Predicted 3D model of an 82-nucleotide RNA (transfer RNA) from a Deltaproteobacteria bacterium. Rfam family: tRNA. The coordinates come from a structure-prediction model, not an experiment, and the mean pLDDT is 80.
RNA sequence: GCGGGGGUGGUGGAAUUGGCAGACACGCCAGACUUAGGAUCUGGUGCCUUAGGGCUUGGGGGUUCAAGUCCCCCCUUCCGCA
Numbered sequence: 001g002c003g004g005g006g007g008u009g010g011u012g013g014a015a016u017u018g019g020c021a022g023a024c025a026c027g028c029c030a031g032a033c034u035u036a037g038g039a040u041c042u043g044g045u046g047c048c049u050u051a052g053g054g055c056u057u058g059g060g061g062g063u064u065c066a067a068g069u070c071c072c073c074c075c076u077u078c079c080g081c082a
Stems, first nucleotide, its partner, number of pairs: 001081007010026003019065001027045006046055003058074005
């Protein structure tokens, strides 16, 4: 240099016909149990907020009623070729 895969909450990782973003697991918080802790069980858990709402899928732009998903540019990372 050329070709291809990936980037989503604190972490891993789903959502692919374009139609509720964050399923599920881990972690964390609270409670139950325990002398206490671990394990187990129950509930909660993206961010901001004037509590009405608003924002959020690497960054920017486009298409669309609607974009994590499609298109363009860029950043970054991994694999292959030279």